[in-house]
Annotation
A computed fold for a 73-nucleotide RNA from Limulus polyphemus, annotated as transfer RNA. It matches the Rfam family "tRNA". Rfam describes the family as follows. Transfer RNA (tRNA) molecules are approximately 80 nucleotides in length. By type it is a transfer RNA. The coordinates come from a structure-prediction model, not an experiment, and the mean pLDDT is 81.

RNA sequence: GUGCUUGUGGUGUAGUGGUCAUCAUAUUCGCUUUACACGUGAAAGGUCCCAGGUUCAUUCCCUGGCAGGCACA
Numbered sequence: 001g002u003g004c005u006u007g008u009g010g011u012g013u014a015g016u017g018g019u020c021a022u023c024a025u026a027u028u029c030g031c032u033u034u035a036c037a038c039g040u041g042a043a044a045g046g047u048c049c050c051a052g053g054u055u056c057a058u059u060c061c062c063u064g065g066c067a068g069g070c071a072c073a
């Protein structure tokens, strides 16, 4: 340099164009315990990497950029 691929709460992840973006884990608060842990209930936490385009409508499709990975040179 060329091609392919990935980017979603703190971390990991689901999501085949349509209602309020899913779950696990972590965090905080309550219940439980003499206390801790486990268990259980609730809460907070997301500009869905950035910009533009297509569409009535985009996390999802298209183009470019940025970052990671793989292959070739």
Stems, first nucleotide, its partner, number of pairs: 001072007010025003018056001027043005049065005